[in-house]
RNA sequence: AUAACGUCAUCUCCGAAUUCCCAAAAGAAACGGGGGACCCAUUAUCAAGGGGUGAAUCCUAAUCAUCAGGUAGGGCAACUUGGGUGUCCGAAUCCGUCAGCUAACCUCGUAGGAGUUGUCCAAGCGUAUUG
Numbered sequence: 001a002u003a004a005c006g007u008c009a010u011c012u013c014c015g016a017a018u019u020c021c022c023a024a025a026a027g028a029a030a031c032g033g034g035g036g037a038c039c040c041a042u043u044a045u046c047a048a049g050g051g052g053u054g055a056a057u058c059c060u061a062a063u064c065a066u067c068a069g070g071u072a073g074g075g076c077a078a079c080u081u082g083g084g085u086g087u088c089c090g091a092a093u094c095c096g097u098c099a100g101c102u103a104a105c106c107u108c109g110u111a112g113g114a115g116u117u118g119u120c121c122a123a124g125c126g127u128a129u130u131g
Stems, first nucleotide, its partner, number of pairs: 001129002004127003009116001011115004018029003030110006040100001049098001050095004058070003062066001073089005079124006
């Protein structure tokens, strides 16, 4: 410097959901969630209960138990970041009358699922080639 390339299932992606040890359980690390003072916040009560995990809330119409359309919000398009464009999701579940924040402290979780050469621009990183 470049009309180049970005390593593909022993892979990539969502998610805290991984690693070590182990026959298993237990344990350890890492990551993630909850409870829990002062101060601060709230202003107290109300079953129309309330609250937590999560992106997953809310609105409209029909209807009366489910469906449709949208939506706050979230993911992806194979190096990283930002932007454009496209596309998908917008669930589920737990506590049991109780939880604002929260040092110390206490406690719980580490499941499940998807993809098949996979868009454009800019900057950066790396590789390759040439000088």
Molecule: c-di-AMP riboswitch aptamer (ydaO/yuaA leader)